[in-house]
RNA sequence: AUAGAACUAGGGCAAAUUUUACGAAAGUAACAGACGCAAAGACAUGAACCUAUGGGCUAAGCUACAGUCGCCAGGCUGCACAA
Numbered sequence: 001a002u003a004g005a006a007c008u009a010g011g012g013c014a015a016a017u018u019u020u021a022c023g024a025a026a027g028u029a030a031c032a033g034a035c036g037c038a039a040a041g042a043c044a045u046g047a048a049c050c051u052a053u054g055g056g057c058u059a060a061g062c063u064a065c066a067g068u069c070g071c072c073a074g075g076c077u078g079c080a081c082a083a
Stems, first nucleotide, its partner, number of pairs: 012037002017032001019030004035070001041076001043074001045073002048068002054063002
């Protein structure tokens, strides 16, 4: 100098559950709480899944303009960095 990339340090987020509120529901928010996460940061863009107020069919079903980024993909951004 190049390759490689653990451990560590400072930290971060917060599942289930609980209470309250909003919502037709799925679900969302806040306090508590930690299952876990190196993007479990933001983006609903693709796809997937979920609910069906409303609409449609009419015995039921079907339908997203409603939702899930901690289902996957995608690009954007962020912290640390050695033997």
A computed fold for an 83-nucleotide RNA from Thalassobacillus sp. CUG 92003, annotated as c-di-GMP-I riboswitch aptamer. The coordinates come from a structure-prediction model, not an experiment, and the mean pLDDT is 80. Of the family's consensus pairs, 93% are formed in the model. NCBI's taxonomy places the organism under Bacteria, Bacillota, Caryophanales, Bacillaceae, Thalassobacillus.